Small-subunit ribosomal RNA, 3' major domain from an uncultured bacterium, 472 nucleotides, folded computationally. The RNAcentral record of the full RNA draws on ENA and SILVA.
[in-house]
Context: one part of a larger RNA
RNA sequence: UGACGGGGGCCCGCACAAGCGGUGGAGCAUGUGGUUUAAUUCGAAGCAACGCGCAGAACCUUACCAACCCUUGACAUGUCCCGUAUGGGCCUCGGAGACGGGGUCCUUCAGUUCGGCUGGCGGGAACACAGGUGCUGCAUGGCUGUCGUCAGCUCGUGUCGUGAGAUGUUGGGUUAAGUCCCGCAACGAGCGCAACCCUCGCCUUUAGUUGCCAGCAUUAAGUUGGGCACUCUAGAGGGACUGCCGGUGAUAAGCCGGAGGAAGGUGGGGAUGACGUCAAGUCCUCAUGGCCCUUACGGGUUGGGCUACACACGUGCUACAAUGGCGGUGACAGUGGGCAGCCACUCCGCGAGGAGGAGCUAAUCCUGAAAAGCCGUCUCAGUUCGGAUUGCACUCUGCAACUCGGGUGCAUGAAGUUGGAAUCGCUAGUAAUCGCUGAUCAGCAGGUAGCGGUGAAUACGUUCCCGGGCCU
Numbered sequence: 001u002g003a004c005g006g007g008g009g010c011c012c013g014c015a016c017a018a019g020c021g022g023u024g025g026a027g028c029a030u031g032u033g034g035u036u037u038a039a040u041u042c043g044a045a046g047c048a049a050c051g052c053g054c055a056g057a058a059c060c061u062u063a064c065c066a067a068c069c070c071u072u073g074a075c076a077u078g079u080c081c082c083g084u085a086u087g088g089g090c091c092u093c094g095g096a097g098a099c100g101g102g103g104u105c106c107u108u109c110a111g112u113u114c115g116g117c118u119g120g121c122g123g124g125a126a127c128a129c130a131g132g133u134g135c136u137g138c139a140u141g142g143c144u145g146u147c148g149u150c151a152g153c154u155c156g157u158g159u160c161g162u163g164a165g166a167u168g169u170u171g172g173g174u175u176a177a178g179u180c181c182c183g184c185a186a187c188g189a190g191c192g193c194a195a196c197c198c199u200c201g202c203c204u205u206u207a208g209u210u211g212c213c214a215g216c217a218u219u220a221a222g223u224u225g226g227g228c229a230c231u232c233u234a235g236a237g238g239g240a241c242u243g244c245c246g247g248u249g250a251u252a253a254g255c256c257g258g259a260g261g262a263a264g265g266u267g268g269g270g271a272u273g274a275c276g277u278c279a280a281g282u283c284c285u286c287a288u289g290g291c292c293c294u295u296a297c298g299g300g301u302u303g304g305g306c307u308a309c310a311c312a313c314g315u316g317c318u319a320c321a322a323u324g325g326c327g328g329u330g331a332c333a334g335u336g337g338g339c340a341g342c343c344a345c346u347c348c349g350c351g352a353g354g355a356g357g358a359g360c361u362a363a364u365c366c367u368g369a370a371a372a373g374c375c376g377u378c379u380c381a382g383u384u385c386g387g388a389u390u391g392c393a394c395u396c397u398g399c400a401a402c403u404c405g406g407g408u409g410c411a412u413g414a415a416g417u418u419g420g421a422a423u424c425g426c427u428a429g430u431a432a433u434c435g436c437u438g439a440u441c442a443g444c445a446g447g448u449a450g451c452g453g454u455g456a457a458u459a460c461g462u463u464c465c466c467g468g469g470c471c472u
Base pairs, nucleotide, nucleotide: 007472008471009470010469011468012467013466015462016461019426020425021424022423023422026318027317028316029315030314031313032312033311034309035308042053043052064304065303066302067301068300069299070298073129077128078127079125080124081123082122083121084120087106088105089104090103091102092101093100094099109119110118111117131293132292134291135290136289140287141286142282143281144280145278147276152191153190154189155188156187157186158167159166160165171182172181173180197270198269199268200267202238203237204236205235206234207233208232211228212227213226216225217224241264244258245257246256247255248254320419324378325377326376327375328374329373336367337366338365341360342359345356346355347354348353385416390411391410392409393408394407395406396405432454433453434452435451436450437449438448
C1' cells in the first nucleotide's frame, strides 16, 4: 500500500423478510458423471461445466471404431516426359463401395513465328512440398465468460514524507452514480457514471397504396366510384427541464407535497461493460510459435458408433385433477415466414395425409391462435384424472427410417393422490398461465430466440444469510 477478520460505522442489491409459483418425490425428454463397448470422437468442471460448443448425429455431418483401398496425394505452387483442347450423358462387367475394365452418343479451344510452340486439360516420373479436428489455451493473437452496469480506476503539476507512498479521491450533506453542492494543500485532467443512439407511450406535420371509410352513391363483400378526416404505415419535428407553486434544507446541492400534463423527477425497455481479477475458457471457428506424424497421427469408401444402461446428478416437459376432464358451440392478436416455397378452394380419407388446383417474388395472395365466454355431462374414484409402455394397421420426408426419424388411427392404460433434508425464479403489464412465429432444417423441438392474449399477491423493515461499495 493492499487483502482478510465469527472488528466497528454508513449504504446498496429479489440478499433476507413479506408474497406468488416452482425444483427436490412420479413418468418421459435432454445434458453430464459412472459403467459398458471394437468405438461409445473431443472439449466445457463451484458460482461463471452439466437443453453448454450442437441454430437440428439415419447416410452426410464425423473428428471415433472395424474392414477394404490410395501414397506428390481430396487441395496449392514449381521442374521434366508423353498425350491431348475439353466437358458431359447413356449402357454394361467385377465389387459392400471407394475403385478398376469395356462399349456407345453428343459437344469440342484462344494466341500462333504453323514448331504441340505458349496457355488449358489428362496420364506418368522423381523431388521440393501438400496434409494433420495430432500435443501444448501454462508459448500466443483474436474472441468470450465472470466480479458487474458494481462506482469505481488513474494521471499531470504542486505540497508533505529519508523512503515505500500520501494528498487530490478524505470530511459535512446529497444521489441510481467519484451524481451534485459546501469545505479543505491542493489545482486541474483522463478512462468509467450520465447524456448523445434504438425502441414503446402523447401530439403536430409530410405522404395516401397494396392500408383506411366519416359523409355521398354502389355491392354478397371497402366490392367499386369517390375521399385521405379517422385507423395504420414511415419520414421529419414538438414534448419532461425539478421548468412552475408551497414546504424543508445551510441562502447550496437536493428531498417532500401539489398543479398542469399522454408521460414527473433516470417515464418503461434495449444497446452500451472503466483499470483490472480468475496462468478462467477456447490450438476442435479462425490465425499462430514450438514439438510430433509423413505408404501415415495424411486421403477415400462401406458398415457400425456418437442413440449402449445396474446406477447418480443438473435442466426441462406432462401430470397427480372439479379454479378440472370430456362433448358441442364460439369470438378476439402480434412478431414473423413464403418460389426446389406459402398454399386458398374443391374432392377422397375417421385421421396423419392424398388427388386436383387459383392467387402470391407479397401492407395486395397464403400461413386454422389458444386460454377466455356460452350450453351439456362427469361427482371425488387411481376415476370420463393421468398418459408412460406395448401390440396391430397406416402415413410423410428421404437413395435408404433394422440398429436410429416425425406423425395418425384402433387397442393397451404403468407410475403418480402435491413430493424429506434442502433449494430456485419473480417487485408490474412483472410472476403465473395460454397459444403463435422464426432460425437450424429433406425430415425431426418437450430446447432456444422472439411475439402477443389473460393477468395477480406482497415489500413492516435491514437484526440475520449471500454478494458488493465507502471510511476506520